[in-house]
This is a predicted structure of a 78-nucleotide RNA (c-di-GMP-I riboswitch aptamer) from a Pseudomonadota bacterium. The organism belongs to Pseudomonadota, within Bacteria.

RNA sequence: CUUGUUCAAGGGCAAACCGCCGGCAACGGCGGGACGCAAAGCCUCCGGUCCAGGCAUCUGGAUAGCGGGGCUGCCGAG
Numbered sequence: 001c002u003u004g005u006u007c008a009a010g011g012g013c014a015a016a017c018c019g020c021c022g023g024c025a026a027c028g029g030c031g032g033g034a035c036g037c038a039a040a041g042c043c044u045c046c047g048g049u050c051c052a053g054g055c056a057u058c059u060g061g062a063u064a065g066c067g068g069g070g071c072u073g074c075c076g077a078g
Stems, first nucleotide, its partner, number of pairs: 012037002017032006035065001041071003045068003048063006
């Protein structure tokens, strides 16, 4: 470095949509519901996208299930 062992086991999370609530909004919380996910666990540091105020810069917010990055976690083999 390549191939096999590797179609594991126990589980976990929860998209769209619906109901209620919060928010100017993006969106979020709870319940139902499963599209999917080996980090779909956590963190806005960087980029993207979305929302609001501005409308040139910029400021604030959202998205971690958009990507990068950081931290952590379960099992098997080696």
Notes:
The coordinates come from a structure-prediction model, not an experiment, and the mean pLDDT is 82.